[in-house]
RNA sequence: UGGCCCCUAGUGUAAUGGUAGCACGACAGACUCUGGAUCUGUUGGUCGGGGUUCAAAUCCUCGGGGGCCAGCCA
Numbered sequence: 001u002g003g004c005c006c007c008u009a010g011u012g013u014a015a016u017g018g019u020a021g022c023a024c025g026a027c028a029g030a031c032u033c034u035g036g037a038u039c040u041g042u043u044g045g046u047c048g049g050g051g052u053u054c055a056a057a058u059c060c061u062c063g064g065g066g067g068c069c070a071g072c073c074a
Stems, first nucleotide, its partner, number of pairs: 001070007010024004018054001025043006047063005
């Protein structure tokens, strides 16, 4: 420098145009002498700007961050 891939909740991971979900975590409650475990409930997210569309996490574009490969110099 070029090509490709990835970015969703505190963490991991689904949703391939049509209600953003699951697990763990955290918090509250139940249970317990206490804690753990278990059960119930709550919590909170699409990296940013723009575009296409009736409708965008999803498609297009620009930017940001990360990774892989190749190249260049030494």
The RNA shown here (transfer RNA) has 74 nucleotides and comes from a Planctomycetota bacterium. The sequence was found in a public genome assembly. The coordinates come from a structure-prediction model, not an experiment, and the mean pLDDT is 80.